[in-house]
RNA sequence: CUCUUAUCGAGAGUGGCGGAGGGAAUAGGCCCUGUGAAGCCCGGCAACCUGCAAACAAAUUGUGUUUGAGAAGGUGCUACAUCCUACAGAUCAUAAUGAUCUGGAAGAUAAGAG
Numbered sequence: 001c002u003c004u005u006a007u008c009g010a011g012a013g014u015g016g017c018g019g020a021g022g023g024a025a026u027a028g029g030c031c032c033u034g035u036g037a038a039g040c041c042c043g044g045c046a047a048c049c050u051g052c053a054a055a056c057a058a059a060u061u062g063u064g065u066u067u068g069a070g071a072a073g074g075u076g077c078u079a080c081a082u083c084c085u086a087c088a089g090a091u092c093a094u095a096a097u098g099a100u101c102u103g104g105a106a107g108a109u110a111a112g113a114g
Base pairs, nucleotide, nucleotide: 001114002113003112004111005110006109007108008107013042015041016040017039021032022031023030026086027085028084029083043078044077045076048074049073050072052068053067054066055065056064057063082106087103088102089101090100091099092098093097
């Protein structure tokens, strides 16, 4: 980098350093930000994987599935909110056009494969 699977609900700081941007990318909008952005550290949240316990299955140590506890290890996250629109379809209203819903696409995270 590509592919596959699952999720995109909730939760988490009146901390320190830093010093101008940020909400993934393009366009348009909307929003946060010197009452301090990004980033780093500390703290915290969650429970994807490992590890732990139980049950079941087939089966000899080991494996798989499900459930649970916890937060030891590997990640992740820590404004609203994957912010909205863009592509397709449906419904409704309209002078223009817009609103709602569904799906797709794109993206993020984890695990696995190449």
Predicted 3D model of a 114-nucleotide RNA (SAM riboswitch aptamer (S box leader)) from Lederbergia lenta. The organism belongs to Lederbergia, within Bacteria.